[in-house]
Molecule: transfer RNA
Organism: uncultured Clostridia bacterium
RNA sequence: GCCGCCGUGGUGGAAUUGGCAGACACAGGGGACUUAAAAUCCCCCGGAGUAAAAUCCGUACCGGUUCAAGUCCGGUCGGCGGCA
Repeated sequence: GCCGCCGUGGUGGAAUUGGCAGACACAGGGGACUUAAAAUCCCCCGGAGUAAAAUCCGUACCGGUUCAAGUCCGGUCGGCGGCA
């Protein structure tokens, strides 16, 4: 230099057929149980906003296509692998 694959919460990792983003698990927080703890069970768990909601934003980054993009197209950055 060329080719391929990948990039999603705090972490791992789904959603690959374009149609509610974050299933499920781990970590974390609250509660129940216990003399106390462990284990177990229940609830919460991206950000902004609010009294609470509503609402808005969010899939590495910048654009494009589309009623609709994590998904398709172009470019950039990064990681891994292959060829030279």